[in-house]
Molecule: transfer RNA
Organism: uncultured Acidobacteriota bacterium
RNA sequence: GGGCGGUUAGCUCAGCGGCAGAGCAUCGGUCUUACACACCGGGGGUCGUAAGUUCAAAUCUUACACCGCCCA
Numbered sequence: 001g002g003g004c005g006g007u008u009a010g011c012u013c014a015g016c017g018g019c020a021g022a023g024c025a026u027c028g029g030u031c032u033u034a035c036a037c038a039c040c041g042g043g044g045g046u047c048g049u050a051a052g053u054u055c056a057a058a059u060c061u062u063a064c065a066c067c068g069c070c071c072a
Stems, first nucleotide, its partner, number of pairs: 001071007010024004018055001026042005048064005
């Protein structure tokens, strides 16, 4: 330098045009002498950045950034 894959909650990931989600973590409650477990509930997001297409974009297109793999 070229090709491919990836970037979404603190972590691991799903969602691939129509209200942004799950598990774990975290916070509160129930339970316990207490802790853990279990159960119930809550908070937490510029969906990498910018632009384009569209009535509508996390999702499609383009450029750039970063991470990984392969080729040179």